[in-house]
RNA sequence: AGAGUUUGAUCCUGGCUCAGGAUGAACUUUGGCGGCGUGCCUAACACAUGCAAGUCGAACGAAGCGCUUGUAUUUGAUUCUUCGGAUGAAGAUACUUGUGACUGAGUGGCGGACGGGUGAGUAACGCGUGGGUAACCUGCCUCAUACAGGGGGAUAACAGUUAGAAAUGGCUGCUAAUACCGCAUAAGCACACAGCAUCGCAUGAUGCGGUGUGAAAAAACUCCGGUGGUAUGAGAUGGACCCGCGUCUGAUUAGCUAGUUGGUGGGGGUAACGGCCUACCAAGGCGACGAUCAGUAGCCGACCUGAGAGGGUGACCGGCCACAUUGGGACUGAGACACGGCCCAAACUCCUACGGGAGGCAGCAGUGGGGAAUAUUGCACAAUGGGGGAAACCCUGAUGCAGCGACGCCGCGUGAGCGAAGAAGUAUUUCGGUAUGUAAAGCUCUAUCAGCAGGGAAGAAAAUGACGGUACCUGACUAAGAAGCCCCGGCUAACUACGUGCCAGCAGCCGCGGUAAUACGUAGGGGGCAAGCGUUAUCCGGAUUUACUGGGUGUAAAGGGAGCGUAGACGGAUGUGCAAGUCUGAAGUGAAAGCCCGGGGCUCAACCCCGGGACUGCUUUGGAAACUGUGUAUCUAGAGUGCCGGAGAGGUAAGCGGAAUUCCCAGUGUAGCGGUGAAAUGCGUAGAUAUUGGGAGGAACACCAGUGGCGAAGGCGGCUUACUGGACGGUAACUGACGUUGAGGCUCGAAAGCGUGGGGAGCAAACAGGAUUAGAUACCCCUGUAGUCCUGGCAGUAAACGGUGCACGCUUGGUGUGCGGGGAAUCGACCCCCUGCGUGCCGGAGCUAACGCGUUAAGCGUGCCGCCUGGGGAGUACGGUCGCAAGAUUAAAACUCAAAGAAAUUGACGGGGACCCGCACAAGCGGUGGAGUAUGUGGCUUAAUUCGAUGCAACGCGAAGAACCUUACCUGGGCUUGACAUGUAAUGAACAACAUGUGAAAGCAUGCGACUCUUCGGAGGCGUUACACAGGUGCUGCAUGGCCGUCGUCAGCUCGUGUCGUGAGAUGUUUGGUUAAGUCCAGCAACGAGCGCAACCCUUGCUAUUAGUUGCUACGCGAGAACACUCUAAUAGGACUGCCGUUGACAAAACGGAGGAAGGUGGGGACGACGUCAAAUCAUCAUGCCCCUUAUGACCUGGGCUACACACGUACUACAAUGGAUGUAAACAGAGGGAAGCAAAAUAGCGAUAUGGAGCAAACCCCAAAAAGCAUUCUCAGUUCAGAUUGCAGGCUGCAACUCGCCUGUAUGAAGUUGGAAUUGCUAGUAAUCGCGGAUCAGCAUGCCGCGGUGAAUACGUUCCCGGGCCUUGCACACACCGCCCGUCA
Repeated sequence: AGAGUUUGAUCCUGGCUCAGGAUGAACUUUGGCGGCGUGCCUAACACAUGCAAGUCGAACGAAGCGCUUGUAUUUGAUUCUUCGGAUGAAGAUACUUGUGACUGAGUGGCGGACGGGUGAGUAACGCGUGGGUAACCUGCCUCAUACAGGGGGAUAACAGUUAGAAAUGGCUGCUAAUACCGCAUAAGCACACAGCAUCGCAUGAUGCGGUGUGAAAAAACUCCGGUGGUAUGAGAUGGACCCGCGUCUGAUUAGCUAGUUGGUGGGGGUAACGGCCUACCAAGGCGACGAUCAGUAGCCGACCUGAGAGGGUGACCGGCCACAUUGGGACUGAGACACGGCCCAAACUCCUACGGGAGGCAGCAGUGGGGAAUAUUGCACAAUGGGGGAAACCCUGAUGCAGCGACGCCGCGUGAGCGAAGAAGUAUUUCGGUAUGUAAAGCUCUAUCAGCAGGGAAGAAAAUGACGGUACCUGACUAAGAAGCCCCGGCUAACUACGUGCCAGCAGCCGCGGUAAUACGUAGGGGGCAAGCGUUAUCCGGAUUUACUGGGUGUAAAGGGAGCGUAGACGGAUGUGCAAGUCUGAAGUGAAAGCCCGGGGCUCAACCCCGGGACUGCUUUGGAAACUGUGUAUCUAGAGUGCCGGAGAGGUAAGCGGAAUUCCCAGUGUAGCGGUGAAAUGCGUAGAUAUUGGGAGGAACACCAGUGGCGAAGGCGGCUUACUGGACGGUAACUGACGUUGAGGCUCGAAAGCGUGGGGAGCAAACAGGAUUAGAUACCCCUGUAGUCCUGGCAGUAAACGGUGCACGCUUGGUGUGCGGGGAAUCGACCCCCUGCGUGCCGGAGCUAACGCGUUAAGCGUGCCGCCUGGGGAGUACGGUCGCAAGAUUAAAACUCAAAGAAAUUGACGGGGACCCGCACAAGCGGUGGAGUAUGUGGCUUAAUUCGAUGCAACGCGAAGAACCUUACCUGGGCUUGACAUGUAAUGAACAACAUGUGAAAGCAUGCGACUCUUCGGAGGCGUUACACAGGUGCUGCAUGGCCGUCGUCAGCUCGUGUCGUGAGAUGUUUGGUUAAGUCCAGCAACGAGCGCAACCCUUGCUAUUAGUUGCUACGCGAGAACACUCUAAUAGGACUGCCGUUGACAAAACGGAGGAAGGUGGGGACGACGUCAAAUCAUCAUGCCCCUUAUGACCUGGGCUACACACGUACUACAAUGGAUGUAAACAGAGGGAAGCAAAAUAGCGAUAUGGAGCAAACCCCAAAAAGCAUUCUCAGUUCAGAUUGCAGGCUGCAACUCGCCUGUAUGAAGUUGGAAUUGCUAGUAAUCGCGGAUCAGCAUGCCGCGGUGAAUACGUUCCCGGGCCUUGCACACACCGCCCGUCA
């Protein structure tokens, strides 16, 4: 940084899509380790359980417990004993003294307003930023000053009693305080009153002294060090309020507002200002600079993206705000209208004895639910911080840690070196190989991570470590435990095979898949990333595709139909003041974190720490004064006014005029008129049309008339008058920036339409009739109503177009035209020059995608307005406004497509144009289409009727010849290495031949029988068996080669260099002539060249030379001779518009003529450019892929290809007299063929033919008779025409003529009397007509290919039909008009 996609190609416009980055992500699949982060985006849904805010006994009383002092009662260990008793330890109970760093309910103090969570609400002074408070508060903390005197009365706890299930109370009695209340004191403070000084933008503030009034405290506690208390002031911290600026979308939300806006030294309330509340008074306040309403949303630092400007986001971390089940309320307090406080209401849940009560996880865990989706009911207060306490200490789900999750970022590893027999396997292959691939194996080495063992921190200033035996270090040990995912048609790096066969599927866009898929699926290989990879979702980018940076508007989307004008925006010259914008200096602020730069710490990095920069902003202040702004003074170039002048379909109103149409009246006059492509409806004998005269009425104004005029646009056209708007020229007297544009607004606004009242000649929607047509609700015709006209209203739209908004300035020219002015000249008029305004054409620079525009800009600039942002849906729906209605205006979305479009290019096409050609038409001649037959095809039939060819360009075509064969088809019978080829291995009593049997044949079975050469090793041949393989007229001509048809023997098709064009392309090849021709000439930004045309080749027509047998004959015949002639066949000559004349441009050439056998390519043939039709052919041949392999191969028999209701093509024969029949003659050809051949003479037969076999491998012999000719007859009939069909008898070929051959004789004698619509061939030795030959072939031709004989008619001409060529034009076609495409129906 771009790329793909509209087209046959191009350029442009324009949308869609992709490559990048990002995420609190999710899903698929895979998963080794560690560090640092991060984790309910949905239901502000409901919550079990535990914990999350307590602490102080150094404020207080009482109680309990432990220890302790004493007394009493009780019990009675031990010792003594005179056994009577004495002693009295230890314990228990009651009371009592003291004590405890004990317990915890209560009074009291401080803290529960912090910390933690969430984002529902909020479009707001909520947040951000900068200010203000002279309008305020502030517990704990710090500093300063002053003080603490003397009293009093209660109350919880507790005890008793009582209500209740409980929660929770009620009553009576007792008691303490740092709890509560008076009194005293008052430096200072507050208030009130009047005063002085200083300051402030103002309300006012500060200082000073005076008078009056008012309110304090716990002489508490103590370890004697202190701690605590009261008042006041100051500070710090935290908060409150106010203000400037900024802060999403919708106008299809335009008006909103009643405490609303302001006032009253009113009153109340607050820490404090304030309609904050209240009373009264006034009627204000906000709003297109967007009020109100509706929707959405916590805001910011920042985060993502981007070159930036911007755009998007507001998770984590940090600041602010709001909220705590929902709604409301206050209390306490320094601070709350209070998440783990209170009261009320509501919903929900729970308890209940039914009377009544309890609760609030948006704290940390956790549960259910929702969802694509988000973690542990963990450890510890060791650290940091917080609350209480004098302190020890207690509390702390804040916090520090750990657990779970590849959710993200970062780092590491899954081994390293050597290793070619390039192993095996796999994939592919042209079978040779190639790839995987040094990859593996193998050898050597290492140990990061993980695992094992040992040691073991910092974090902690004296003690105290949850993390944690953690980080880290060391040692031993094994290559072991550790790789996947996506992609490979283009964009986009990376290709092959198989499978599939528009199926299955893929796809982000274009698009792949219908039998050879690099796009589907699998495999091999390759590319990318990597503990991840891909997909989905969302954001930015690319997209200059909303354009501030940085777009457009003639034709692509887009100029309002036009003007006037409000707000707004912009605005001429000179001087001067101010300083709002602007520029510049300084100061404050712009929190931290983040970002960038430089360092540093974790082994590195992520991460963390330190320093700097930046934070483009806001505020204050000093300065500058060019520009903008603003004030002021002046000016005249912009603008306007005045005066003079001419032009004009400018407007409005009134009047007048003639021509024409129609109608009415009258006259003349008679059968049609009218209308059309042709007709008909219609009018007319009741007198039309036509014509003459008179009259009525309405509408429009011929000629002049002009890319002429006027107007803002719409628009304006006979003449006259009145009123009236604007522009222009000249002049330079006046004003002195008065200007430009213009959202809303107002006005004008063609035609059609609506409503009122008139009018109505012509024209004419609708309607009706006649035609046309398949239909014809149309085009054409005859009628005809609204309407068109007038009036005064509505409507407000048009391709209202120059598809071009308005205004101003600047920028080479040429040439018309309208209206003015000036100059020179002239007798005068033109002509000429200069100039202003308007209106056209051409064209330069420049612009433009191109077309084009081009001083009348679409050029260069300025100002303002309207409008556009892919196509369709749609200028539609809904809503609003307007309208009587019709409708107008404003104006979406869902859904759908990957295009829609502009300009130009090349083709093709046109019932577009110009030119030209062709048996294309016309002019002629003969046919086809009707009949019969032959033949091919379709169809039908069939066991099979093998297959192919299907408009021209298939159909007497492949097939130059189907009885068997051919033969590919069908039936039946048999064969399986095969009918045919090559190779390997084994084999040589196996085969062939012969014979027999069977059989329709093929085949099967049996019998017989011993190959050749040799260097003796073997080799070859022939067979058998087995295996490779053979074979296929099986499929695909849309996988192919080759060959061929057609346009078309049409004149075209291209290239190199140059030039033009952004380009596709153009030029050349166009133009003027000419030609059969892109043939030639001339011209020309072209100059040359190639393939085609022509010529060169063959044949035919004339002549010459040479040569002459089998040819020929000047000799009667033969021999012989000769080569003149005919002929044969080789070589030459000849024709070139060469000559003459005319025309033409002095050319090319055309026309005429001469000469010549032939004259303008002499006739004919071969020869077929680039290409088109996926034209034909896999069945000539070749060939890829697929398919069959005891059969889709090969063999045989018989059948079929020859069928037959019918339809079509191509031919033959006819329908007769230009003929038939019979006869006749020494009638007259050319070109061919001949040995498994042609066959003569002669003979037989009516004949086909047979017998025969001379001659001939051919200028020798044969086929071979040419036929049309001539003569006679028939006399117009279904015939003496025609010959189908059929009977009988024969002939020939052939193994074989039944299906299914040809010929002969005889008999029979069908249709047919010249052919509808339609259609075909031919321009001269041609058509027509006549016969002859050949290929194929045993036989079979009306077909095909050739040959000669006789031998016409017509062509004015190019309007039309068909085909073609060239130029041009239109085009929405490019599969190219057999196109594209619209509507309806299914």
Description: Model confidence (mean pLDDT): 83 of 100. Small-subunit ribosomal RNA from an uncultured bacterium, 1386 nucleotides, folded computationally. Its Rfam family is "Bacterial small subunit ribosomal RNA". Rfam links the family to the GO terms structural constituent of ribosome and ribosome.